This is a predicted structure of a 98-nucleotide RNA (Glycine riboswitch aptamer) from uncultured Methylibium sp. It matches the Rfam family "Glycine riboswitch aptamer". Gene Ontology term of the family: glycine biosynthetic process. The prediction has a mean pLDDT of 81. Taxonomically the source falls in Methylibium (Bacteria, Pseudomonadota, Betaproteobacteria, Burkholderiales). The model forms 89% of the base pairs in the Rfam consensus. The RNAcentral record of the sequence draws on MGnify.
[in-house]
């Protein structure tokens, strides 16, 4: 990577408009409540590099707490952009196999 299985959460919401009528649960926009586990943003610890300079040495040259700055940094955390909320389909992530 790729094929197979498993895989939660949340309104079968409401207008409206198009489509369909025993395979009839569609589509599209809009509203209003809600989900986190496609996707994406954000943050620790820690590493770096600076500003300053308590201090401190074998001293005029070194080390240098603390404080601020800033860069990289994770997730099943956290936002809730996107994306979802009956069934398919989608789905992190695990198992098994190439």
């Nucleotide at each position: 990577u790729c094929a197979c299985u498993g895989g939660a959460g949340a309104g079968c919401g409401g207008c409206u408009g198009c489509g369909a009528c025993g395979u009839u649960g569609g589509c599209a926009g809009u509203c209003c409540a809600c989900c986190g586990a496609a996707g994406g943003g954000g943050c620790a610890a820690g590493c770096a590099g600076g500003a300053c300079g308590a201090g401190g040495c074998c001293a005029a040259g070194c080390c240098g707490g603390a404080u601020c700055c800033c860069g990289c940094c994770a997730a099943u955390c956290u936002c809730u952009c996107a994306g979802g909320u009956a069934c398919c389909c989608g789905g992190a992530c695990a198992g098994c196999g190439a």